[in-house]
A computed fold for a 590-nucleotide part of an RNA from a Chloroflexota bacterium, annotated as large-subunit ribosomal RNA, domain I.
It matches the Rfam family "Bacterial large subunit ribosomal RNA". Its family is annotated with structural constituent of ribosome and ribosome in the Gene Ontology.
The source organism's lineage runs through Bacteria, Bacillati and Chloroflexota.
Context: one part of a larger RNA
RNA sequence: GGCCCACGGUGGAUGCCUAGGCGCCAAGGGCCGAUGAAGGGCGUGGCAAGACUGCGAAAAGCCUCGGUGAGCUGUCUAGCAAGCGUAGCCGGGGAUUCCCGAAUGGGGUAACCCGUCCCAAUGAACUUGGGACAGCCCCGUCUGAACCCUUAGGGCGGGGCGGGUAAGCGAGAGAACUGAAACAUCUCAGUACCUCGAGGAAAAUAAAUCAACCGAGAUUCCCCUAGUAGUGGCGAACGAACGGGGAAGAGCCUAAACCUCUGGAGCUUAGUGGGCUGGAGCCCUAUGCUUCAGGGGGGUUGCAAGGCGUGUCAGGGGAAGCUCCAGCAACCCCGGGGAGUCAAAAACCUCUUCUUUAGCCGAAGGUCCCUGGAAAGGGCCGCCAGAGCGGGUGAGAGCCCCGUAGGCGAAAAGGAAGGGGCUCCCGAUGCGUUCUUGAGUACCACGGGACACGAGGAAUCCCGUGGGAAGCCGGGGGGACCACCCUCCAAGGCUAAAUACCCUUGGCGACCGAUAGCGUACCAGUACCGUGAGGGAAAGGUGAAAAGAACCCCGGGAGGGGAGUGAAAUAGAUCUGAAACCGUGGGCCU
Numbered sequence: 001g002g003c004c005c006a007c008g009g010u011g012g013a014u015g016c017c018u019a020g021g022c023g024c025c026a027a028g029g030g031c032c033g034a035u036g037a038a039g040g041g042c043g044u045g046g047c048a049a050g051a052c053u054g055c056g057a058a059a060a061g062c063c064u065c066g067g068u069g070a071g072c073u074g075u076c077u078a079g080c081a082a083g084c085g086u087a088g089c090c091g092g093g094g095a096u097u098c099c100c101g102a103a104u105g106g107g108g109u110a111a112c113c114c115g116u117c118c119c120a121a122u123g124a125a126c127u128u129g130g131g132a133c134a135g136c137c138c139c140g141u142c143u144g145a146a147c148c149c150u151u152a153g154g155g156c157g158g159g160g161c162g163g164g165u166a167a168g169c170g171a172g173a174g175a176a177c178u179g180a181a182a183c184a185u186c187u188c189a190g191u192a193c194c195u196c197g198a199g200g201a202a203a204a205u206a207a208a209u210c211a212a213c214c215g216a217g218a219u220u221c222c223c224c225u226a227g228u229a230g231u232g233g234c235g236a237a238c239g240a241a242c243g244g245g246g247a248a249g250a251g252c253c254u255a256a257a258c259c260u261c262u263g264g265a266g267c268u269u270a271g272u273g274g275g276c277u278g279g280a281g282c283c284c285u286a287u288g289c290u291u292c293a294g295g296g297g298g299g300u301u302g303c304a305a306g307g308c309g310u311g312u313c314a315g316g317g318g319a320a321g322c323u324c325c326a327g328c329a330a331c332c333c334c335g336g337g338g339a340g341u342c343a344a345a346a347a348c349c350u351c352u353u354c355u356u357u358a359g360c361c362g363a364a365g366g367u368c369c370c371u372g373g374a375a376a377g378g379g380c381c382g383c384c385a386g387a388g389c390g391g392g393u394g395a396g397a398g399c400c401c402c403g404u405a406g407g408c409g410a411a412a413a414g415g416a417a418g419g420g421g422c423u424c425c426c427g428a429u430g431c432g433u434u435c436u437u438g439a440g441u442a443c444c445a446c447g448g449g450a451c452a453c454g455a456g457g458a459a460u461c462c463c464g465u466g467g468g469a470a471g472c473c474g475g476g477g478g479g480a481c482c483a484c485c486c487u488c489c490a491a492g493g494c495u496a497a498a499u500a501c502c503c504u505u506g507g508c509g510a511c512c513g514a515u516a517g518c519g520u521a522c523c524a525g526u527a528c529c530g531u532g533a534g535g536g537a538a539a540g541g542u543g544a545a546a547a548g549a550a551c552c553c554c555g556g557g558a559g560g561g562g563a564g565u566g567a568a569a570u571a572g573a574u575c576u577g578a579a580a581c582c583g584u585g586g587g588c589c590u
Stems, first nucleotide, its partner, number of pairs: 001589009016541002020512002022509009031164002039100003042056003046080002050076003062094007071084003105114003115133007135161009169197004179186001183233001209216002220247005230238002251494003254438001258297010273284003276327006302472001304437004308432006315334004321328001336426005348421010359408003365381002368379003382399002384388001390402003443467008453479001474489005528535002551562004
């Protein structure tokens, strides 16, 4: 020095564990903010220096209403002191809620500095306390320049906005790496990223849709159709629809015609026009006509619909409408019918039921024997079960504990459904040389974009520039285009649910088990890195119970040796403890 054996050190693998995570399902819930949010700073405890949690100068809390309750004064963190117990704890409602932060009186290097006015304590000053004082937009009102009128501007009052928000959503704008085995059309992809906006969902939505000569009947989502038809340097790749099956289910309001009212402007002495119609009278310079603006009624459709005129039929009563006669009839009342407050108009009250936010009841074993530190294990003899899911207890418990099956429960606040009050609405039909039915729109040309569809034979939809209809005997579509036929009615608007995402609660898992599972099982978005945007860890385990080793010895201590605890201390706080690696002792070889 090597090999082997034994015993150690180092190291933290492995086994077991789980406080945490992941995924799915079900139910419920879903915006917060000038009444100052989200997020922070600073404070706050009898002993309280630090940190977490809670709270806010009323500061680990205050008031009130319910539930629970024999203990309590949160955690790391034991103890002392002083208390409470009508406490404490849990839940509903309320009060307080410093400073910063949209931050909003002005400033500012966030959590700081400095004001003006009013009120109060005190009459003044000082001081203290309370209140108001940002900007923009909209509405109303007053005032009011240059410049006569008017506007701009200004004052006052009221309302709104601002900021945050993980994911989901709509819109605007919009890459490249990559793939095509290079690369340019193409792809990645309308993705990422940026901006704006809204909501608990958003968007879409009530056919100018499809279909095919049969018919369907808003939208959204899922399964199929189908990787089909197609598109495509016909490369890479992209990729429908019709139709079928499901989830859900809901339809409406306007513009216009016409009637009427209000206001502005203009025209018209009655022969034309108006005062509801007919006749006779009387009246009108606006009580008429035209036009513009606004309010109310009416009306909303495509086998066209509606207005208006006219005819027929249809509950009752009253009745203004210049006078008389005859008619008509808006409007009002009663009766009958229908609908509704989260769309289509809108506010509230009340009752009932269910439900969420605390909880409660809840069966049945043994002081037997054995092993053991310990019984829940083995043995013996019992019991309950609408409960033998699960967890805990000194090993493996239906009957020890918490629970489980099954039942019960809310003063208050929230949610849902239903009833009532309440509110709103209500003729039908035939005829017509009449009126209306969304215009710089449809459409076309050119240039783009979206459609699975890359300009293609390219319909359809949306923009830009230019041109520019018809108007019901009308118009769009049916994949160039034309005819026939079929179908629908654009150029205004609203609309729940089924869907997406997140949170809470409950359940489940051929999900993980500390290099795994979320980045974080542990005081983690921390330490640390970076000017910054941003990046971003490591780190779990004594034991059933601290019983965490009194006392003695060596030592300055650390550490160790005894003693003691414990089933075990080679379980001693680095507590299971593999290997590499390092030793000690022994054997063999050189």